[in-house]
């Protein structure tokens, strides 16, 4: 320095152009003498920043950021 993939609740990950979802963690409830466990609610996202296309963008294209792997290049 080049090339590639990634970046979405708190963590792990779906959602391949039409109102962002599970799991698990978080509460609250029921059940228990209590506590795990089980059942059933709740709540929590400006989809990493930023611009462009489009009626519409988590998804397409640009710059930028961070991470993570190859390559080259210095000593």
């Nucleotide at each position: 320095g080049c090339c590639g993939c990634c970046u979405u609740g708190g963590c792990u990950c779906a959602a391949u152009g039409g109102u962002a979802g599970a799991g698990c963690a978080a509460c609250u409830g029921a059940u228990u003498u209590g506590u795990a466990a089980u059942c059933a609610g709740u709540a929590g996202g400006u989809u990493g920043c930023u611009g462009g296309u489009u009626c519409g963008a988590u998804c397409c294209c640009g710059g930028c950021a961070g991470g993570c792997g190859g390559c080259a290049c210095c000593a």
Molecule: transfer RNA
Organism: bacterium